[in-house]
RNAcentral holds the full RNA, with entries from ENA. Predicted 3D model of a 682-nucleotide part of an RNA (large-subunit ribosomal RNA, domain II) from bacterium SCSIO 12741. The prediction has a mean pLDDT of 82.

Context: one part of a larger RNA
RNA sequence: GCCUACGAGUUACUCCUCACUGGCAAGGUUAAGACUUACAGAGUCGUAGCCGAAGCGAAAGCGAGUCUGAAUAGGGCGAUUCAGUCAGUGGGGGUAGACGCGAAACCGUGUGAUCUACCCAUGACCAGGUUGAAGUUGCGGUAACACGCAAUGGAGGACCGAACCAGUAGAUGUUGAAAAAUCUUUGGAUGAGUUGUGGGUAGGGGUGAAAGGCUAAUCAAACUCGGAAAUAGCUCGUACUCCCCGAAAUGCAUUUAGGUGCAGCGUUGAGUUAGAGUGUCAUAGAGGUAGAGCUACUGAUUGGGCUAGGGGGCUUCACCGCCUACCAAACCCUGACAAACUCCGAAUGCUAUGACAUGUUUCUCAGCAGUGAGGGCAUGGGUGCUAAGGUCCAUGUCCGAGAGGGAAAGAACCCAGACCAUCAGCUAAGGUCCCAAAAUGUAUGCUAAGUUGAAAGAACGCGGUCGGAUUGCAUAGACAGCUAGGAUGUUGGCUUGGAAGCAGCCAUUCAUUUAAAGAGUGCGUAACAGCUCACUAGUCGAGCGAUCUGGCAUGGAUAAUAAUCGGGCAUAAGCAUACUACCGAAGCUAUGGACUUAUUUAUAAGUGGUAGGGGAGCAUUCUGGUUGCGCUGAAGUUGUGUCGUAAGGCAUGGUGGAGCGGCCAGAAAAGAAAAUGUAGGC
Numbered sequence: 001g002c003c004u005a006c007g008a009g010u011u012a013c014u015c016c017u018c019a020c021u022g023g024c025a026a027g028g029u030u031a032a033g034a035c036u037u038a039c040a041g042a043g044u045c046g047u048a049g050c051c052g053a054a055g056c057g058a059a060a061g062c063g064a065g066u067c068u069g070a071a072u073a074g075g076g077c078g079a080u081u082c083a084g085u086c087a088g089u090g091g092g093g094g095u096a097g098a099c100g101c102g103a104a105a106c107c108g109u110g111u112g113a114u115c116u117a118c119c120c121a122u123g124a125c126c127a128g129g130u131u132g133a134a135g136u137u138g139c140g141g142u143a144a145c146a147c148g149c150a151a152u153g154g155a156g157g158a159c160c161g162a163a164c165c166a167g168u169a170g171a172u173g174u175u176g177a178a179a180a181a182u183c184u185u186u187g188g189a190u191g192a193g194u195u196g197u198g199g200g201u202a203g204g205g206g207u208g209a210a211a212g213g214c215u216a217a218u219c220a221a222a223c224u225c226g227g228a229a230a231u232a233g234c235u236c237g238u239a240c241u242c243c244c245c246g247a248a249a250u251g252c253a254u255u256u257a258g259g260u261g262c263a264g265c266g267u268u269g270a271g272u273u274a275g276a277g278u279g280u281c282a283u284a285g286a287g288g289u290a291g292a293g294c295u296a297c298u299g300a301u302u303g304g305g306c307u308a309g310g311g312g313g314c315u316u317c318a319c320c321g322c323c324u325a326c327c328a329a330a331c332c333c334u335g336a337c338a339a340a341c342u343c344c345g346a347a348u349g350c351u352a353u354g355a356c357a358u359g360u361u362u363c364u365c366a367g368c369a370g371u372g373a374g375g376g377c378a379u380g381g382g383u384g385c386u387a388a389g390g391u392c393c394a395u396g397u398c399c400g401a402g403a404g405g406g407a408a409a410g411a412a413c414c415c416a417g418a419c420c421a422u423c424a425g426c427u428a429a430g431g432u433c434c435c436a437a438a439a440u441g442u443a444u445g446c447u448a449a450g451u452u453g454a455a456a457g458a459a460c461g462c463g464g465u466c467g468g469a470u471u472g473c474a475u476a477g478a479c480a481g482c483u484a485g486g487a488u489g490u491u492g493g494c495u496u497g498g499a500a501g502c503a504g505c506c507a508u509u510c511a512u513u514u515a516a517a518g519a520g521u522g523c524g525u526a527a528c529a530g531c532u533c534a535c536u537a538g539u540c541g542a543g544c545g546a547u548c549u550g551g552c553a554u555g556g557a558u559a560a561u562a563a564u565c566g567g568g569c570a571u572a573a574g575c576a577u578a579c580u581a582c583c584g585a586a587g588c589u590a591u592g593g594a595c596u597u598a599u600u601u602a603u604a605a606g607u608g609g610u611a612g613g614g615g616a617g618c619a620u621u622c623u624g625g626u627u628g629c630g631c632u633g634a635a636g637u638u639g640u641g642u643c644g645u646a647a648g649g650c651a652u653g654g655u656g657g658a659g660c661g662g663c664c665a666g667a668a669a670a671g672a673a674a675a676u677g678u679a680g681g682c
Stems, first nucleotide, its partner, number of pairs: 001682006011096003015093010027051003033045005055062002065077004099237002102234001106227003110223002117201009126191001128160003131156001135152006164188003169184004203219001205215003240617006250263005264371002266368006276361001277358009291344001292342002298338002303333003307328001309327002311324004374399010404415003419593004424589003430583003433567002439580001441579006460555002464552010481539005487512003492506003518533001522531002594607006618671001620668010636655008
C1' cells in the first nucleotide's frame, strides 16, 4: 500500500414538549395487586394516584373573579374564546458515558533499590618505576640547647605508568555489531580509591560532593490495577438512493473573542382570503450629502491699496513733528480653501398616497435547524504613503453553495444560471491566416516602431510622418545656394601700458557717400591686421517661412531566442472609423421523455446547489402470518443478457453441493473509502 472482516445518534425513564394516528370525552386513565383462560398472549377486577374542567393571594381565604388598598379608585394576575385525557409512532429536549475514537492530568490500593543514588555490615583488589618528609644513628658543633654534614628511614588526597575505574577530543556508527558502542586520543590509578556478597532508605516519598540527577531502557513526581467510558467550548471520523426547498459568515451580550444565548437569514405544518409583499410610473413630503459659494457666518488665506498700532531712522531740553523697499489690526479691491464653515443646493435613497404589473412571494403561531472565521470585484468613504492579495464601514454583485462559453492557463473579470436525450436550428461574450469552428470580408485612412503585442509605461525631448487652424514673404522674383559689395568722418568720446566695430564705461549710437553697409552679429590680434554677419545688387526660377493644434510613431526604456500562447503577420493577420456575412455556450428554439407544484385534468409554471429542513423509496438480518422453490441441483461464487430515474431487480451458462425465496406486517447488532481507525492476510 492493497484485500477481507469489524467499526460511530443507541438504550432506559407511568420525565418534558410538539406533530400525526387511534380510543373515550367534561371528562380521560389506571399503578401495585387480584382473578379467569386454550399458558402465546389476552380478558376481567382494582379509582390509591395523575392530568383536565378556575382563578387570585405569602396565607387565612374569597371565587369569574381575586390581590393590593381607607376605597365602589387605579393597577397586577385571571375570566368573558367548549377540550381534554390515555395509548401507539415519529421530531426535539432533560437525566444518564448518550454519535464514535483520542489527552496531558487528578485520586485510591498495592509492587519495586537484582538498574541506579546514598548508607550499614563483612570480604577482596591496586604490575613496575620515581621522589625521599618526620624520626633515628654517627660525626661536627654549643656552657647547654640550637644548628650543620653524612648515613639510615620510608611519609604523601606526592610523581610516571599497566590492571582497574573513568570518559577529554575527533572519527566511525545513526533501518548500528550495540535502544549509547567501536577505533584513536585522554583523566585518576594508596585514595574523598575500586570492587564482591548480604542488608537498609519508597513516590510529594527516598537518595542526591546539586545535573531537577537517580529511583529497573520510564522521572519537574516511578510502575501496577482501580475510580473510569475522568473531562476535552479542541482535532479527526460518522456507512444506501431519488425527489422539493435552501441559508449564514451580520446585530446585541458574554472571564467573551475559533465557544454560547437572543435576534436576523432557511425549512416544514397550520392559520391569515382581507389585503399585505415586490416592481414600474405619477403625485406629495421631510432632509443639508455631491456640487457650489464665502464683504452670508466661523476659521484659514494670495497680491495690491488705504491706514490705527508697533519696530527702525531723522529732529528736539522736552512735548510735538518728519521719513520708512520692516511687522501689521480694521476697511477697500483682487484671488482662492474647509470632515467637525454654509447665503445656497441636487441626483439617488427614504416616507406617504394613487394607478398599473406580478401572484402568495406578506404577516401570525408552532416543530426542526444550520450560521454567528467569510472573500474578490465595482462604487462612496475612514485609516495607511489617494502603499498592500492591507485594514475598517456603507451600497451592489458574484464566489462561497454555480457547472457551461470567453479572458493561453486562473474561485469570484466578461457572457450565461446545467431535469434527461438528439450527428437539428438561432444567438451572447468573444472571435473568423494556421494550430482552431468561422472573412486571407468590404470601404476610407494611418503606422515602419514587429510599434501594435507584459507593465503598455511618466516628466521632459524630437526638421519621424499624416492631418487641421491662424498668419507672414513671394514672378515688381521669395526661401536656400553661388558671384560681388559690406564704405567714409573715425582709431566716436572716456578709460588704459594698449582699447582702432568687437576688456569695460558713456552717448537722442550722430552724420556723410550710397543699390546697400550697425559708432557693429560672432571668431580673431598685445593692440592693429585678417575672416564673418546684419544690409544691398546680380544669378537662379516657385513656392518658402512662423505660431498653435490633432493622429500614429520615436528617445527617455535598463542584458544576452524568451512574457502577442505559438507559428507567423507589413496598402496587415497592426491601429482608427463605418458596414455586411459567418462561427460561437449546458443561454434561446425545435423534437421526444421524466419529475414537482397549481388548478380548469389538460394546460401552465418550474426542476444548479454546501450547511440545513421536508418527502418517497431500495437493500441486509431476524420474527409472525401466508404462499412457493430445491439433489431433474438451494445458498454462495464467476460470466452473459435484460429491466428500472436511482438505491437495485430478474433471467440464464459455468462452479458449488443443501438449503432458499415471493407477498403482507413487525423488530433491528440494518448499508464504509477515509477516523496517522482495529484484527488478519499478501